This is a predicted structure of an 84-nucleotide RNA (c-di-GMP-I riboswitch aptamer). Of the family's consensus pairs, 100% are formed in the model. Model confidence (mean pLDDT): 86 of 100.
């Protein structure tokens, strides 16, 4: 210099629940909370994958992203600290 990734220093994020809005829904959003996270940082027009059905299909039974999860995975961009 690099980055395996600690019970290290400093910070940072925030699951379930509650409440308040907003959306058919899935789910966001803010405000409490901390299950946990070394990328629980962006990125859903990268590729899978899961959810949802108002709107369209259908006689129905269904079925279909244009909708939503990045804390489902893998790719991509950027990035703090670093002991053995």
């Nucleotide at each position: 210099g690099a980055a395996c990734g600690a019970u290290a220093a400093g910070g940072g994020c925030a699951a379930a629940c509650u409440u308040a809005u907003c959306g058919c829904a899935a789910g966001a959003u803010a405000a409490g909370g901390a299950c946990g996270c070394a990328a629980a940082g962006c990125c859903a027009c990268a590729g899978g994958g899961u959810c949802u059905u108002g709107a369209g299909a259908c006689a129905a039974c269904u079925c279909u992203a244009a909708g939503a999860c990045a804390g489902c995975c893998u790719a991509g961009c950027c990035g703090c600290c670093a002991a053995a």
About this RNA: Its Rfam family is "c-di-GMP-I riboswitch aptamer". Its family is annotated with cyclic-di-GMP binding in the Gene Ontology. The sequence was found by an Rfam model in a public genome assembly.